[in-house]
RNA sequence: GAGUGGGUCGGGCGGGCGCGCUUGCCGGUCUUCGGACCGGCGGUGAGGAAAGUCCGAGCUCCGCAGGACAGGAUGCUGGGUAACGCCCAGGGGGGGUGACCCCACAGACAGUGCCACAGAAAAUAUACCGCCCGGUUUACCGGGUAAGGGUGAAAUGGUGAGGUAAGAGCUCACCGCGCCUGCGGUGACGUAGGUGGCAGGGAAAACCUCAUCCGGAGCAAGGCCAAAUAGGGGGAGAGAGGUGGUCCGCCUCGUUAUCAUUCCCGGGUAGGCCGCACCGAGGCGAUCGGGUAACCGUCGCCCCAGAUGAAUGCCCGCACAACGCGCCGCAAGGCGUGUGGACAGAACUCGGCUUAUAGACCCACUCCU
RNA sequence: GCGAGAUAGCUCAGGCGGUCAGAGCGUCGGAUUCAUAACCCGGAGGUCGAGAGUUCGAGUCUCUCUCUCGC
Numbered sequence: 001g002a003g004u005g006g007g008u009c010g011g012g013c014g015g016g017c018g019c020g021c022u023u024g025c026c027g028g029u030c031u032u033c034g035g036a037c038c039g040g041c042g043g044u045g046a047g048g049a050a051a052g053u054c055c056g057a058g059c060u061c062c063g064c065a066g067g068a069c070a071g072g073a074u075g076c077u078g079g080g081u082a083a084c085g086c087c088c089a090g091g092g093g094g095g096g097u098g099a100c101c102c103c104a105c106a107g108a109c110a111g112u113g114c115c116a117c118a119g120a121a122a123a124u125a126u127a128c129c130g131c132c133c134g135g136u137u138u139a140c141c142g143g144g145u146a147a148g149g150g151u152g153a154a155a156u157g158g159u160g161a162g163g164u165a166a167g168a169g170c171u172c173a174c175c176g177c178g179c180c181u182g183c184g185g186u187g188a189c190g191u192a193g194g195u196g197g198c199a200g201g202g203a204a205a206a207c208c209u210c211a212u213c214c215g216g217a218g219c220a221a222g223g224c225c226a227a228a229u230a231g232g233g234g235g236a237g238a239g240a241g242g243u244g245g246u247c248c249g250c251c252u253c254g255u256u257a258u259c260a261u262u263c264c265c266g267g268g269u270a271g272g273c274c275g276c277a278c279c280g281a282g283g284c285g286a287u288c289g290g291g292u293a294a295c296c297g298u299c300g301c302c303c304c305a306g307a308u309g310a311a312u313g314c315c316c317g318c319a320c321a322a323c324g325c326g327c328c329g330c331a332a333g334g335c336g337u338g339u340g341g342a343c344a345g346a347a348c349u350c351g352g353c354u355u356a357u358a359g360a361c362c363c364a365c366u367c368c369u
Numbered sequence: 370g371c372g373a374g375a376u377a378g379c380u381c382a383g384g385c386g387g388u389c390a391g392a393g394c395g396u397c398g399g400a401u402u403c404a405u406a407a408c409c410c411g412g413a414g415g416u417c418g419a420g421a422g423u424u425c426g427a428g429u430c431u432c433u434c435u436c437u438c439g440c
Stems, first nucleotide, its partner, number of pairs: 001367009012318006019045004024041007047343001051354002054352005059218004064249001066248004071214005076090005091105001092103004106209002111207002114202002125156001128149002130145006157175006176198001177196008222274004232265005239253004282302005288297003322339007370440006378394004387425001396412004418434005
């Protein structure tokens, strides 16, 4: 100088005025004795993504959350976790000089499909040019061949030597592939040896097969109170219903109609309280213990928004980071002045993923000079 | 919180992928006509919303993002 991986902050301090909540305390007014209201002190008050709503849960409701099928999701191995499609470690493959990074990474003799065009030929394989042999003696015909060339994303395992009429695993060595055995490993797999000439490949983010998992809907879930309206009108109806679909089973309601149930039209209400700030898979810390790590345990400290048209804002001063301008200075740097930083705001909560992002700082490692 | 969509100027087909892009309306030109319309013939016009991935190849398959619509 260039890079790679990880972590922290994401405006600070002081003063003034103004906001939301309050489980704590004090004082006051009213009281139907339940409590309501007001003031003060104290406490507390947006994020690393609060975002997207892509996953997993906690929680709530549905009298089948029973079985099967369909459907959907994940996909190397082992661990972590409440769980996950997430995280950690390892294996294999690929990229990079390297630190490191990426992989929707099970199966292609279980089966069915696809590989356009070009090319002789893309699977029931085949011979365009070429090479060799023979007949011919210009041409041309027959046989052999797949090493060389051409086409293509991919073409009959690859390289080298021998052999051959010319060639070919035809033979040999090494590599590749299949099978067997030993050793190491929990395992994915690795390694060593033997054996076989073995002969088409690709892709399953094609259908499919295999293994594992999945009841549904979601805080606008779901409860309580109050109020208002038209206990309205019409259709179907012997079956119907039971929180995605189909079937079976089970349960419930109902059966000749003013039923159960269901569909359509129309009308009323859209108010208040709870859910809702939560003792939590909680947060912070430790030269603690275990573990390579993710993480688990132990100990100590803490309680950290709860709004409902939606609160944390405005003003002043100081320093600070970056940038621009001017001056001084050889330079380092100093002084003055202007701008006030990006992405962006909870709405039940949490663990992840993905996306957006100005700037500042720290640690470790790699390469070049 | 839930569910859909994006293809020519407009409205829409296409789709367990074949190297492409269609139809109607509109538009331009020609022919016809006294002239216009209709009818007939021919043409132009497309980053298939954007990016990444799978594949030899993506408008179609998968993922992420942007925008639009509905409950």
Source information
Two RNAs folded together computationally: RNase P RNA and transfer RNA, 440 nucleotides in total. It holds a member of the Rfam family "Bacterial RNase P class A". From the family's description: Ribonuclease P (RNase P) is a ubiquitous endoribonuclease, found in archaea, bacteria and eukarya as well as chloroplasts and mitochondria. Its mean pLDDT, the model's own confidence on a scale to 100, is 75.